[in-house]
RNA sequence: GGCGGGGUCGCCUAGCGGCCGAGGGCAGCGGUCUUGAAAACCGCCGUGGGGCAACUCACCGUGGGUUCGAAUCCCACCCCCGCCGCCA
Numbered sequence: 001g002g003c004g005g006g007g008u009c010g011c012c013u014a015g016c017g018g019c020c021g022a023g024g025g026c027a028g029c030g031g032u033c034u035u036g037a038a039a040a041c042c043g044c045c046g047u048g049g050g051g052c053a054a055c056u057c058a059c060c061g062u063g064g065g066u067u068c069g070a071a072u073c074c075c076a077c078c079c080c081c082g083c084c085g086c087c088a
Base pairs, nucleotide, nucleotide: 001084002083003082004081005080006079007078010026011025012024013023018068028044029043030042031041032040046059047058048057049056050055061077062076063075064074065073
């Protein structure tokens, strides 16, 4: 340099153009149980802005585009993985 796969909540991962701020697991917090703990079970659980609160807005690597509507499709760039090639 070429080809292909990928980037989603603290971590791992799933994700038909509309039912998605988004599912599951782990971690964390609270509880039940227990003499106590562990295990098990139940509930909660992304970040930031606005608001006294109820609530509301934005965010799926970054920036654009298509569309009534984008995590999902297209373009550019950044990063990671694999294969091929070149130099040494």
The RNA shown here (transfer RNA) has 88 nucleotides and comes from a Candidatus Nanopelagicales bacterium. Model confidence (mean pLDDT): 80 of 100. It was read from a public genome assembly. Rfam family: tRNA. Rfam describes the family as follows. Transfer RNA (tRNA) molecules are approximately 80 nucleotides in length. It is annotated as a transfer RNA.